[in-house]
Context: one part of a larger RNA
RNA sequence: AACGUUGGCGGUGUGCCUAAUACAUGCAAGUCGAACGGAGUUAGUAGCAAUACUGGCUCAGUGGCGAACGGGUGAGUAACGCGUUGGUGAUCUGCCUUGAAGUGUGGAAUAACGUUUCGAAAGGAACGCUAAUACCGCAUACGUCCUACGGGAGAAAGCGGGCCUCUACACUAUGCUCGCACUCGAGGAUGAGCCCACGUCCGAUUAGCUAGUUGGUAGGGUAAAGGCCUACCAAGGCCACGAUCGGUAGCUGGUCUGAGAGGAUGAUCAGCCACACUGGGACUGAGACACGGCCCAGACUCCUACGGGAGGCAGCAGUGGGGAAUAUUGGACAAUGGGCGCAAGCCUGAUCCAGCAAUGCCGCGUGUGUGAAGAAGGCCUGCGGGUUGUAAAGCACUUUCAGUGGGGAAGAACGGAUGCGGGCCAAUACCCCGGAUCACUGACGUUACCCACAGAAGAAGCACCGGCUAACUCCGUGCCAGCAGCCGCGGUAAUACGGAGGGUGCAAGCGUUAAUC
Numbered sequence: 001a002a003c004g005u006u007g008g009c010g011g012u013g014u015g016c017c018u019a020a021u022a023c024a025u026g027c028a029a030g031u032c033g034a035a036c037g038g039a040g041u042u043a044g045u046a047g048c049a050a051u052a053c054u055g056g057c058u059c060a061g062u063g064g065c066g067a068a069c070g071g072g073u074g075a076g077u078a079a080c081g082c083g084u085u086g087g088u089g090a091u092c093u094g095c096c097u098u099g100a101a102g103u104g105u106g107g108a109a110u111a112a113c114g115u116u117u118c119g120a121a122a123g124g125a126a127c128g129c130u131a132a133u134a135c136c137g138c139a140u141a142c143g144u145c146c147u148a149c150g151g152g153a154g155a156a157a158g159c160g161g162g163c164c165u166c167u168a169c170a171c172u173a174u175g176c177u178c179g180c181a182c183u184c185g186a187g188g189a190u191g192a193g194c195c196c197a198c199g200u201c202c203g204a205u206u207a208g209c210u211a212g213u214u215g216g217u218a219g220g221g222u223a224a225a226g227g228c229c230u231a232c233c234a235a236g237g238c239c240a241c242g243a244u245c246g247g248u249a250g251c252u253g254g255u256c257u258g259a260g261a262g263g264a265u266g267a268u269c270a271g272c273c274a275c276a277c278u279g280g281g282a283c284u285g286a287g288a289c290a291c292g293g294c295c296c297a298g299a300c301u302c303c304u305a306c307g308g309g310a311g312g313c314a315g316c317a318g319u320g321g322g323g324a325a326u327a328u329u330g331g332a333c334a335a336u337g338g339g340c341g342c343a344a345g346c347c348u349g350a351u352c353c354a355g356c357a358a359u360g361c362c363g364c365g366u367g368u369g370u371g372a373a374g375a376a377g378g379c380c381u382g383c384g385g386g387u388u389g390u391a392a393a394g395c396a397c398u399u400u401c402a403g404u405g406g407g408g409a410a411g412a413a414c415g416g417a418u419g420c421g422g423g424c425c426a427a428u429a430c431c432c433c434g435g436a437u438c439a440c441u442g443a444c445g446u447u448a449c450c451c452a453c454a455g456a457a458g459a460a461g462c463a464c465c466g467g468c469u470a471a472c473u474c475c476g477u478g479c480c481a482g483c484a485g486c487c488g489c490g491g492u493a494a495u496a497c498g499g500a501g502g503g504u505g506c507a508a509g510c511g512u513u514a515a516u517c
Base pairs, nucleotide, nucleotide: 001513002512003511004510005509008364009363010362011361012360013359014357015356016322021320022319023318025317026316027315030065031064032063035062036061038059039058040057041056042055043054044053045052046051072275073274074273081200082199083198084197086195087194088193091192092191096188097187098186101183102182104138105137106136107135113128114127115126116125117124118123144153145152146151158180159179160178161177162176163175167173168172201247202246203245208238209237210236213235214234215233216232217231218230219229220228250272251271252270253269254265255264256263257262277298278297279296280295281294300311301310302309303308328354330353331352332351336350337348338347339346340345367397368396369395370394377388378387379386380385401458403453404452405451406450407449411444416438417437418436420434421433422432423431461506462505463504464503465502466487467486468485472501473500474499475498476497482489483488
């Protein structure tokens, strides 16, 4: 663990081991308007109005970052997969960080949108318009790359806040300043790729295996060494220290057991690997050959107007099925962490919590003291009595836990507003840092904990009693019915079957079964 039976409370863990079986439904990856153009709506200002300007909110689209993390499962894999120790002068690394150099000047499109149109739908097609931190030139090049050492190649993007000190000045920006971005190359950090040595289950009723096979040359390919791939050349390479083949299996830290050596095991938690309906493939990207992306093939399911389409819970819940057997279609982002964002914040079935299950461990309770007429009843009896048994009743107390009513922490730090000090600056703006004051932020939660109230009040079972093995008598039964882990009991006085009284052992559990040391 399951089953049988019984069941009061709390804390803390754990919970599909079987069909990697099929899945209805909801949710699990978004975010940014401080990159961009637009649509809708709303508020304000000006105006008689049309309209113009400014601001807020919402929406799809272009664009950026993320979606390669986090979460699940163990099918495959006996392998450089994992573990330990090294190598990489054979490599890459977005965001972060350190310091160096830059950020000049042009252009052509396109979605959204509009018009027309095809289709049952999914979804398209044509024409026209437009923006950008989207795309493409030119210029420049500290360092970078290539080189035949002469030389050659190659970048960038802006956005937001504030201001008038400087420049040009009429508003103001082409100016100044701050912040965030951008480009190039050099370090760091982090993450990853590759390689070596050693270790890593069973079978010889598996003894030979191997043609890209082993090595070389040249080329291709990769971020990178390499038969990784191709052409040519040579004929090698592995093996009784077990190759090859077959079976089984994710590996480890650990866990259980044991005095240890060992043996067994790999649930939860942590590291690595592999997989994502089955098989194959690449695209994008710093990173994937990508669980909730794309393409092809296959099986299955669903929709269809029969032309064609859609899907993938081994994410969290949940359903059918399988099974001895394993939970809620719950709450919250309050905390921790992650993504995006200047931020406020948004998202987060990660996570934190709650629910269910005596499934494990731990703790507590189910009363305490007194009470012999040794009551009644039960059972036994040699009929005198013995035992149940201080047990009950009675009397005197207590109130844990549960119940009812009050009070009540911590988990809250950030963030926001106000004013102060410092930095930056031309600047008392802005922005950043520090400390101060103020108000606010808790899913859990009817929280933990504390106080009061009432009343022994609501709370004990299960197995066993022949020996091993602690615990004995009566009745029933009569080799029957039955028991049994082993030895063995039962055929008319059975401490061994069934019941009763009594006893023994554990106790919210107890016993059985299975597995392991």